c-di-GMP-I riboswitch aptamer from a Clostridia bacterium, 96 nucleotides, folded computationally.
It was read from a public genome assembly, where an Rfam model found it.

RNA sequence: GAACGUUAAGGGCAAGCUCCCCGAAAGGGGAAGCGCGCAAAGCCAUGGGUCUAAGGUCCGGACGGCGAACCGGGCUACGAUUGCCAGGCUGCCGUU
Repeated sequence: GAACGUUAAGGGCAAGCUCCCCGAAAGGGGAAGCGCGCAAAGCCAUGGGUCUAAGGUCCGGACGGCGAACCGGGCUACGAUUGCCAGGCUGCCGUU
């Protein structure tokens, strides 16, 4: 320096639950305890996937015609997720 994660040691992270805060939501942040799990569950929303739909837009309620507000529904990311996958950067221990 490279590949790998079968074993050990010292450690690390923390799903979910309760409380508080931010957010329209998805989701995120914080506190104490427990600990689903993780060898990058360290960092980056770059590509795909997924979640949400505030705003926008279309349709319906709507009538002989028009129809704002309001209500309901569809679509939509500029929102979110790296603990969905890929890619990029960095790193501990061990083995070869």

Lineage of the source: Bacteria > Bacillati > Bacillota > Clostridia. Rfam family: c-di-GMP-I riboswitch aptamer. Rfam links the family to the GO term cyclic-di-GMP binding.